The RNA shown here (glmS glucosamine-6-phosphate activated ribozyme aptamer) has 152 nucleotides and comes from Firmicutes bacterium UBA3576.

[in-house]
């Protein structure tokens, strides 16, 4: 220097690539080899089990197509909050623990523009300028039954 096989790191809107695009070579010209691309960003995890051709929100618009695995969805159970002090049971949640309505206000990256840098090239990677959500927050509304304690 080059493999293997154990371990360990590192990512969760994440990671992979047998289709499909595209890109360089060959050639017998419809196929062979080599590579590229394959989701911008906000947001999100109580604990244990199960599920997934199917897990929030907008931004963009030539494939961000199309597959596979993961997943904080999502369902059950336990704990935990609220719901009148307790306790069942039921609703809505997750230490920011009230769904739903209405009103309010706020942020972001890629696109875009300008340079630079690697590669025949497809395409990558970087630093500058200037914008643009929406979920979310905040105000108002809007909250069960039983049974029991303790005031009156």
């Nucleotide at each position: 220097u080059g493999g293997a096989a154990c371990a360990g790191c590192g990512a969760a809107g994440c990671g992979c690539c047998u289709g499909g695009a595209c890109u360089c070579g060959c050639c017998u010209c419809g196929g062979c080899g080599a590579g590229u691309u394959g989701a911008c960003g906000a947001g999100g995890u109580u604990g244990g089990g199960g599920u997934u051709u199917u897990a929030u929100c907008g931004a963009g618009c030539u494939a961000u197509c199309g597959g596979c695995g993961g997943g904080u969805g999502c369902c059950c159970c336990a704990c935990g909050g609220u719901u009148g002090g307790u306790c069942a049971c039921g609703a809505c949640c997750g230490a920011g623990a009230g769904a739903g309505g209405c009103c309010u206000c706020a942020c972001a990256a890629a696109g875009c523009c300008c340079g630079g840098g690697a590669g025949c090239g497809a395409u990558c990677c970087c630093g500058g300028g200037g914008a643009c959500a929406a979920a979310a927050g905040g105000g108002c509304c809007g909250g069960g039954u039983g049974a029991u304690a303790c005031c009156g």
NCBI's taxonomy places the organism under Bacteria, Bacillati, Bacillota. The sequence was found by an Rfam model in a public genome assembly. It matches the Rfam family "glmS glucosamine-6-phosphate activated ribozyme aptamer". It is annotated as a riboswitch.